[in-house]
RNA sequence: GCCUUGGUAGCUCAGUUGGCUAGAGCGCCGGAUUCAUAACCCGGAGGUCGGGAGUUCAAGUCUCCCCCGAGGCA
Numbered sequence: 001g002c003c004u005u006g007g008u009a010g011c012u013c014a015g016u017u018g019g020c021u022a023g024a025g026c027g028c029c030g031g032a033u034u035c036a037u038a039a040c041c042c043g044g045a046g047g048u049c050g051g052g053a054g055u056u057c058a059a060g061u062c063u064c065c066c067c068c069g070a071g072g073c074a
Base pairs, nucleotide, nucleotide: 001073002072003071004070005069006068007067010026011025012024013023019057028044029043030042031041050066051065052064053063054062
């Protein structure tokens, strides 16, 4: 340099060929329970979907450029 793949909540990830309001588990906060703690139960907060531009009525999803990680070829 070229090819493939990935980047979504603090962490690990899902999101099936573009379509309701972007989700789960863990963690965090509050409550309930307990003499107390843990576990279990209930509720809640937390996201410019790596950045920018484009296509579209509509983009996490499609196209282009850039950044970062992993693997491969030279």
The RNA shown here (transfer RNA) has 74 nucleotides and comes from Candidatus Iainarchaeum sp. NCBI's taxonomy places the organism under Archaea, Candidatus Iainarchaeia, Candidatus Iainarchaeales, Candidatus Iainarchaeaceae, Candidatus Iainarchaeum.